Overview:
Predicted 3D model of a 74-nucleotide RNA (transfer RNA) from Methanobacterium paludis. Taxonomically the source falls in Methanobacterium (Archaea, Methanobacteriati, Methanobacteriales, Methanobacteriaceae). Rfam family: tRNA. The family's RNA type in Rfam is transfer RNA. Rfam links the family to the GO term triplet codon-amino acid adaptor activity. The RNAcentral record of the sequence draws on ENA.

RNA sequence: AGGAAUAUAGGACAGCUAGGGAGUCCGCAGGGCUGAAGACCUUGUAGUCAUGGGUUCAAUUCCCAUUAUUCCUA
Numbered sequence: 001a002g003g004a005a006u007a008u009a010g011g012a013c014a015g016c017u018a019g020g021g022a023g024u025c026c027g028c029a030g031g032g033c034u035g036a037a038g039a040c041c042u043u044g045u046a047g048u049c050a051u052g053g054g055u056u057c058a059a060u061u062c063c064c065a066u067u068a069u070u071c072c073u074a
Base pairs, nucleotide, nucleotide: 001073002072003071004070005069006068007067010026011025012024013023020057027045028044029043030042031041032040050066051065052064053063054062
C1' cells in the first nucleotide's frame, strides 16, 4: 500500500441473510427456601446496537464514509 473480518448491558454472545416487540447466559440487587451458607425458585437491574451521513412511513438490520481491533497479501 491492497484485501477481509469484527464492534449489541459490568463480562461472554444471539438477533442482521428475510427492515417493524432489543434479547439469552453469567454477574449484581431484593424476596422465598436454610440454624447459616451454597445450590435451587422468583422478581428486578443496566444498552445513544463503534461514530457520522444516506435510503425508507420505519434502520441493530440495507448503502456510503470514518474510527478502533484482528487476520491475509505485498